[in-house]
RNA sequence: UCACGGUAGGCGGGGGGCUGGCGGUCCCCUGUACCCGAAAUCCGCCACACGCGGGGCCGAACUCCCACCGGAGGCGGUCCAUGUCGAGACACAGACUGGGCGGAAGGCGAUGAAGGCUGGGUCCUGUGCAACGGUGCGCCGUGAACCUGGUCAGGUCCGGAAGGAAGCAGCCAUAAGCGGUAGCACCGUGUGCCGCAGGGGAGCCUGGCUGGAGCUGGAAGCUCAGUUAUGCCUCGGUUUGGGCUUGUCGAAGGUGGGUCCGUGG
Numbered sequence: 001u002c003a004c005g006g007u008a009g010g011c012g013g014g015g016g017g018c019u020g021g022c023g024g025u026c027c028c029c030u031g032u033a034c035c036c037g038a039a040a041u042c043c044g045c046c047a048c049a050c051g052c053g054g055g056g057c058c059g060a061a062c063u064c065c066c067a068c069c070g071g072a073g074g075c076g077g078u079c080c081a082u083g084u085c086g087a088g089a090c091a092c093a094g095a096c097u098g099g100g101c102g103g104a105a106g107g108c109g110a111u112g113a114a115g116g117c118u119g120g121g122u123c124c125u126g127u128g129c130a131a132c133g134g135u136g137c138g139c140c141g142u143g144a145a146c147c148u149g150g151u152c153a154g155g156u157c158c159g160g161a162a163g164g165a166a167g168c169a170g171c172c173a174u175a176a177g178c179g180g181u182a183g184c185a186c187c188g189u190g191u192g193c194c195g196c197a198g199g200g201g202a203g204c205c206u207g208g209c210u211g212g213a214g215c216u217g218g219a220a221g222c223u224c225a226g227u228u229a230u231g232c233c234u235c236g237g238u239u240u241g242g243g244c245u246u247g248u249c250g251a252a253g254g255u256g257g258g259u260c261c262g263u264g265g
Base pairs, nucleotide, nucleotide: 001265002264003263004262005261006260009058010057011056012030013029014028015027016026020046021045022044023043024042034055035054036053037052064258065257066256067255068254069253073249074248075247076246077244078243079242080241081240083238084237085236086235087234088233092231093230094228095227096226097225098224099223100222101221106216107215108214115210116209117208118207119206120205121204122203123199124198125197126196127195128194129192130191131189132188133187134186135185136184137183138181139180140179141178142177148173149172150171151170156165157164158163
């Protein structure tokens, strides 16, 4: 170095998930890589954990092992946006309330503004008058089977008679009571375009004199304080999307290196 036989090893790898952890069944990436069987309240294991049971093939190199490059993809971090949930806070925006500044439009005003002087009303007290109500007096009416009066038909009683007595009904009158009242007195009042006197004078209304140009009104805006949890405010959770000199794992692929025994030529 060649041939043959064998052996280690290989016949996919990776991420997520699960798990105390490792691998598998599951999902995904890579992309083509022997077949059969079972595996989720599961299967096989324990850091030498990188599957289990049965069969087949390749075999020391395209194929196995190591290092580096590579970077599909996954997971995480962070930032931004977005929907949603929760909490917070009046620092911000908003809403509402109050105060201050501010003074727009409008209104009044030379048929006279503000201001000044002066009077009246509104208000209070007393009082008068009126109205209304009540009480009393007065007046009018009515008002008694008997227990009021007068007169008392009839009838009754006494009497020889003359005559006398009591007396019902009726009539007249009257008491209490009842009703009325245009009069008088007193009391009262959620009464009065009423009168008189006194008081009061803040506001409002109103008259006169004076005065001679203002008075009133309050919008926008600014500002201060308070209340409120509505928000594009603050914080946190979560959904979706995007970004990153970000962390981590990392397939395919590429480069370099390494790798057993026997027999014979």
The RNA shown here (Bacterial large signal recognition particle RNA) has 265 nucleotides and comes from Pseudothermotoga hypogea. It is recorded under the gene name ffs. The model forms 93% of the base pairs in the Rfam consensus. The source organism's lineage runs through Bacteria, Thermotogati, Thermotogae, Thermotogaceae and Pseudothermotoga. Its Rfam family is "Bacterial large signal recognition particle RNA". The family's RNA type in Rfam is non-coding RNA gene. Its mean pLDDT, the model's own confidence on a scale to 100, is 81. The same sequence occurs in records of 3 taxa.